[in-house]
RNA sequence: GUUCUCAGGGCGGGGCGGAAAUCCCCACCGGCGGUAUGCGGCGAUUGCCGCGAGCCCGCGAGCGCCUUCCGCGAGGAAGGGUCAGCAGAUCAGGUGAGAUGCCUGAGCCGACGGUCAUAGUCCGGAUGAAAGAGAAC
Numbered sequence: 001g002u003u004c005u006c007a008g009g010g011c012g013g014g015g016c017g018g019a020a021a022u023c024c025c026c027a028c029c030g031g032c033g034g035u036a037u038g039c040g041g042c043g044a045u046u047g048c049c050g051c052g053a054g055c056c057c058g059c060g061a062g063c064g065c066c067u068u069c070c071g072c073g074a075g076g077a078a079g080g081g082u083c084a085g086c087a088g089a090u091c092a093g094g095u096g097a098g099a100u101g102c103c104u105g106a107g108c109c110g111a112c113g114g115u116c117a118u119a120g121u122c123c124g125g126a127u128g129a130a131a132g133a134g135a136a137c
Stems, first nucleotide, its partner, number of pairs: 001137006012026004027121002029110002031059004038051005054108002062086002064083001065080006090106005112124003
């Protein structure tokens, strides 16, 4: 470099109500790469390998935006892929040379559209796309 394969989890109970898996109380979930004082293995002299952060750094899908085409228009289709922009969230104590990563505790966060009622958990775009991981050549 080419081809192929893989690549997201979670609403259970109660309350109010005509109606809520959407509100309120309790519950539950955590993509990918990096970083590494933790854990495991090997080695034997300080090395190698594997795993190790939702909220530290970066990335992804999504919305938006831009371009082209179609449409009187509202808007639709195709493309671009970071471009104006949105794109979340952590502290305290402990240990230590060193920790926003370990231990203890207390917190916090979660695209867009839909819905008899406001959604991280339901339905939909999506049997999609993709950060990336692996295999073969």
About this RNA: This is a predicted structure of a 137-nucleotide RNA (FMN riboswitch aptamer (RFN element)) from Neoaquamicrobium sediminum. The organism belongs to Neoaquamicrobium, within Bacteria. Its mean pLDDT, the model's own confidence on a scale to 100, is 79. Rfam family: FMN riboswitch aptamer (RFN element). Rfam describes the family as follows. The RFN element is a highly conserved domain that is found frequently in the 5'-untranslated regions of prokaryotic mRNAs that encode for flavin mononucleotide (FMN) biosynthesis and transport proteins.